RNA sequence: GUGAAUAUUUGGCAAACGCGCUGAAAGGCGCGGGCGCAAAGCUCAGGAGCCUUCACAAAAGAGGCGAUGGCACGCCCACUUUUGCAUUGGCAGUCCGGCCGCAUCU
Numbered sequence: 001g002u003g004a005a006u007a008u009u010u011g012g013c014a015a016a017c018g019c020g021c022u023g024a025a026a027g028g029c030g031c032g033g034g035c036g037c038a039a040a041g042c043u044c045a046g047g048a049g050c051c052u053u054c055a056c057a058a059a060a061g062a063g064g065c066g067a068u069g070g071c072a073c074g075c076c077c078a079c080u081u082u083u084g085c086a087u088u089g090g091c092a093g094u095c096c097g098g099c100c101g102c103a104u105c106u
Base pairs, nucleotide, nucleotide: 005106009103012037013036017032018031019030020029021028022027035093041099042098043097046096047095048094049091050090051089056084057083058082059081060080061079063076064075065074066073
């Protein structure tokens, strides 16, 4: 110097929850709070997983237009509902990987 392990002191981070801001949402940020964390530091443009669905797609409904004696039927749709969808929005406190870092003692 490098790697691994153990214990302690001083520090560090901050889950749920509350308030405020932000975002379509998931989520993020600030303050309080403190469940936990030895990487709960960085990386989501390394891989897997999970969350969300503005937009988009499909279906149904409402509405409009065409059509008809009236329906059927066809077309449109900026409204409503449901479903699908992240190479594009998130989660690093879901896991693996990558990068970097930490005072003292044994």
The RNA shown here (c-di-GMP-I riboswitch aptamer) has 106 nucleotides and comes from Sporobacter termitidis DSM 10068. Taxonomically the source falls in Sporobacter termitidis (Bacteria, Clostridia, Eubacteriales, Sporobacter). Of the family's consensus pairs, 100% are formed in the model.